[in-house]
Context: one part of a larger RNA
This record gives sequence, C1' cells and structure tokens, in this order.
RNA sequence: CGUUGAUUCUUGAGGGGAGUCGUCCACAGUACGAGAGGACCUGGAUGAACUAACCUCUGGUGUGCGAGCUGUUCUACUAAGAGCAUCGCUCGGUAGCUAUGUUAGGAAUGGAUAACCGCUGAAAGCAUCUAAGCGGGAAGCCAACCCCAAGAUCAGGAAUCUUAGGUUUCUUGAAGACUACAAGAUUGAUAGGCUCCAGGUGUAAGGCGAGUAAUCGUUUAAGCCGAGGAGUACUAAUAAACCAUCCGU
Repeated sequence: CGUUGAUUCUUGAGGGGAGUCGUCCACAGUACGAGAGGACCUGGAUGAACUAACCUCUGGUGUGCGAGCUGUUCUACUAAGAGCAUCGCUCGGUAGCUAUGUUAGGAAUGGAUAACCGCUGAAAGCAUCUAAGCGGGAAGCCAACCCCAAGAUCAGGAAUCUUAGGUUUCUUGAAGACUACAAGAUUGAUAGGCUCCAGGUGUAAGGCGAGUAAUCGUUUAAGCCGAGGAGUACUAAUAAACCAUCCGU
C1' cells in the first nucleotide's frame, strides 16, 4: 500500500517440523536340527541419543534478602550502626532464569507403490506374474500427528456493530533493543504504597536477671525481609487532541 467501514472468531491452498536405535521378558529351549545350536510371528517391559515445554522435586545462580566475621574511617564516647576493602570474606536463600531436574513425543492406522512374491491367461493347442485383467508387498511416498498460514492479488468464510472503531498520551507486563504485542486508564485493582499470607534468614535492638569478667538466660520461634499470592483507591493512570466511518456529491 492492497484486500472498498470496523471488532471478534475462523477455513486451510500452500509450507515447515517430527520420523532414530538398542536391551530384556513371555511365546520357547518350542518350530528347525544327528548334535552343537536355535528362531519367524505376536504381546509386554525398560533404556540411549534427540526434540519440546516447565520449575512441583533434586541442584545451580540469585551484586538493593537474612545472619556471622576481620581491618579501618566516621556517627563526641560505651553500646548500636553506616561507608570502604572482588558483592570485603563466609554461611544460607524468595521470585526469575536455568540442567545435570521433571513431564511429554517418535506410535498406531489408511491409501498408492519399489524390488520382489502371486492368481487367471493368451500371443505360441504346451508353458508363462502380463500382453487384456486381478491380488500381496517397504524405515521409503501420500495422508494421519505438531506448528505457520488469505499478499491464497482467484486477497476466502461467519457473527456482531453501524456513528462504529482506531491512534496519540499515561500506569504497566511472565511482552520487549526501539518498535511491536498484551493488561489497564476513576463505571478503575494497571503499577506503587499499606495490611494479611506464603517463603527466606534464624531468636533483633532495648530492658531485666546471673556472672569479677568473657559471656549466658529471659522478654522472643524474635526482628528484618527484592522480585511471590490475596485484599484495599491512600498515590499515580487527570484533562484532552487527532484520524476514520454508512450515506451523499
């Protein structure tokens, strides 16, 4: 820009992905074979590698979470803290992101076939799978499974609305370089704050008590807490502008 308004939901021409392999058990020590040995078919179980999704579990990370520890400077001093020292070091760790973790997949089935195996059968009184005709037959082909898909310019279909709808702007996001996409904008839970909960750390400070003191006990499973869940309009999404539209000319 087109698809001769808009919103939502779709069909699928066409395209892409996947397609792998092993071991064990039963059938069965059966068929076969003098024996040694040792099946087809069918059913079941379990793996390897690969692929996808996810974070309940096991772990990793988690630089504005919690605690411990050292040196030093500062908050006048004690105590308690803050800054710096690789995030100062160490021990743990929420969300998110992750694999070595978890879950799932390859299949089954149908159609047409290849090599090949056949039926009927002449040319050629026989024979012959082939010349007419009719079957079987592969991890392969076409479907089937998953994904994209109407710029499929033959531009499809359905429902609804016709003054519809969209954009700018703003609050944001498991979306993201920007854009786009998605949620929301007071008729509001979109983000922040607050409250509660989950979860992490592990019993704060101050006081009191014991002890000469270091320290210990108690108040106290405390205090603190980033991203998680719910609730709640306290704060901010105010106000507004622009484009476009049946019809008509």

This is a predicted structure of a 249-nucleotide part of an RNA (large-subunit ribosomal RNA, domain VI) from Candidatus Niyogibacteria bacterium RIFCSPLOWO2_12_FULL_41_13. Rfam family: Bacterial large subunit ribosomal RNA. The source organism's lineage runs through Bacteria, Bacteria candidate phyla and Candidatus Niyogiibacteriota. The prediction has a mean pLDDT of 88.